RNAcentral holds the sequence, with entries from MGnify.
Bacterial RNase P class A from a marine sediment metagenome, 400 nucleotides, folded computationally.
Its Rfam family is "Bacterial RNase P class A". The family's RNA type in Rfam is ribozyme.
Its mean pLDDT, the model's own confidence on a scale to 100, is 77.

[in-house]
RNA sequence: AGUUGACCAGACGACCGCGUCGGGCCGGGUGACCGGUUCGCCGAGGAAAGUCCGGGCUCCACAGGGCAAGGUGGUGGGUAACACCCACCCGGGGUGACCCGCGGGACAGUGCCACAGAAAACAGACCGCCGUCCGGUUCGCCGGGCGGCAAGGGUGAAACGGUGGUGUAAGAGACCACCAGCGCCGGAGGUGACUCCGGCGGCUCGGUAAACCCCACCUGGAGCAAGGUCGAGAGGGCCGCGGAGACGCGGCCUGCGCAGGCGUUCGAGGACGGCCCGUCCGAGCCUGCGGGUGGACCGCUGGAGGCUGUCGGCAACGGCAGCCCGAGAAGGAUGGUCGUCACCUGGGCCAGUGCCGCAAGGCGGCUCAGGGACAGGACCCGGCUUACCGGUCGACUCGU
Numbered sequence: 001a002g003u004u005g006a007c008c009a010g011a012c013g014a015c016c017g018c019g020u021c022g023g024g025c026c027g028g029g030u031g032a033c034c035g036g037u038u039c040g041c042c043g044a045g046g047a048a049a050g051u052c053c054g055g056g057c058u059c060c061a062c063a064g065g066g067c068a069a070g071g072u073g074g075u076g077g078g079u080a081a082c083a084c085c086c087a088c089c090c091g092g093g094g095u096g097a098c099c100c101g102c103g104g105g106a107c108a109g110u111g112c113c114a115c116a117g118a119a120a121a122c123a124g125a126c127c128g129c130c131g132u133c134c135g136g137u138u139c140g141c142c143g144g145g146c147g148g149c150a151a152g153g154g155u156g157a158a159a160c161g162g163u164g165g166u167g168u169a170a171g172a173g174a175c176c177a178c179c180a181g182c183g184c185c186g187g188a189g190g191u192g193a194c195u196c197c198g199g200c201g202g203c204u205c206g207g208u209a210a211a212c213c214c215c216a217c218c219u220g221g222a223g224c225a226a227g228g229u230c231g232a233g234a235g236g237g238c239c240g241c242g243g244a245g246a247c248g249c250g251g252c253c254u255g256c257g258c259a260g261g262c263g264u265u266c267g268a269g270g271a272c273g274g275c276c277c278g279u280c281c282g283a284g285c286c287u288g289c290g291g292g293u294g295g296a297c298c299g300c301u302g303g304a305g306g307c308u309g310u311c312g313g314c315a316a317c318g319g320c321a322g323c324c325c326g327a328g329a330a331g332g333a334u335g336g337u338c339g340u341c342a343c344c345u346g347g348g349c350c351a352g353u354g355c356c357g358c359a360a361g362g363c364g365g366c367u368c369a370g371g372g373a374c375a376g377g378a379c380c381c382g383g384c385u386u387a388c389c390g391g392u393c394g395a396c397u398c399g400u
Base pairs, nucleotide, nucleotide: 001397002396003395004394005393006392007391008390010341011340012339013338014337015336016335018043019042021040022039023038024037025036026035027034028033045374049385050384052383053382054381055380056379057223058222059221060220064277065276066275067274069219070218071217072216073215074088075087076086077085078084089103090101091100092099093098104214105213109212110211111208112207113206126153127152128149129148130147131146132145133144134143135142136141161179162178163177164176165175166174180204181203182201183200184199185198186197187196188195189194227298228297229296230295235254236253237252238251239250240249241248242247256290257289258288259287260286261285262284269281270280271279272278305324306323307322308321309320310319311318312317343371344370345369346368347367348366349365350364354363355362356361
């Protein structure tokens, strides 16, 4: 000067304040319990975020077939699972540590390839080179017609292998040697991706699949407002009591009313992840208007949990043993003030003391001012991505 991994996210004290839970006291209630007060324990993150991916959990579904749709994409492993992680392979970048890659297939087919350029994909004569004919000529050559040529120039991100030679009128894998690539064959190593070696074939074939498409593999739906228990209610029915009656009170059951449309074996509607076939259930379904309840509890936080040690493994990770318990709210708590110390930035000073220096000054010390980010649970985990004042430690590389 860099590369990379892990970690921290001020500390302590005082005062005031908030939330869950537990205990005490007081008040209310027949009771379950509720309210107040006080004491005690505990009380956000590395990303709690975005809600992008994967799972747990819950409910529904779990005859079958076909067609669509979506996802993944080098290999081997890890994991509950993944689009994540680890190791390796291949390609690219860097002197290097290391970093980056949505990394199957472009001779199955189709499409597209801006601008520039003559030509952009079964190539292509703009300049140019060569032959021949005609005309002109200052005898150097010039102009035109016909024909050959992909060697040179020029355009471009890309122009149909490269270098040298043979060859030719000029040229060209037309032919030859070497090199590069591709394909085929054989051998060696590796679980594998793949690598290395040898031989053969002039085969030289553009890119793009985060374009259609092809190949292989995978994929039910909805989500904690999941879901469950209790209670309440509009309207109605029954019973009991009171009353001459109208009606009132109490209890139990059901879970509202009105209008229109469709339907009940001539089958509405629903289920089987989307569509079709098919199968099953099936007496209700849809729309509009009006009315009622809109409460409590469970789910809820002890879990793929954390820490330490040890063993296996290159690692991700796994096995075993011991220890620990760390939010669970529902207008939604975790905050504020002050003091001391520490950290960072800037300014001033160095009288005295320490180190380096001839000195200026530096380390260091004193002092003043400023700063401390990003952001906050809401069923729970594993990831990814994004945001972030700053700081600490380890390993490694390059230069001097």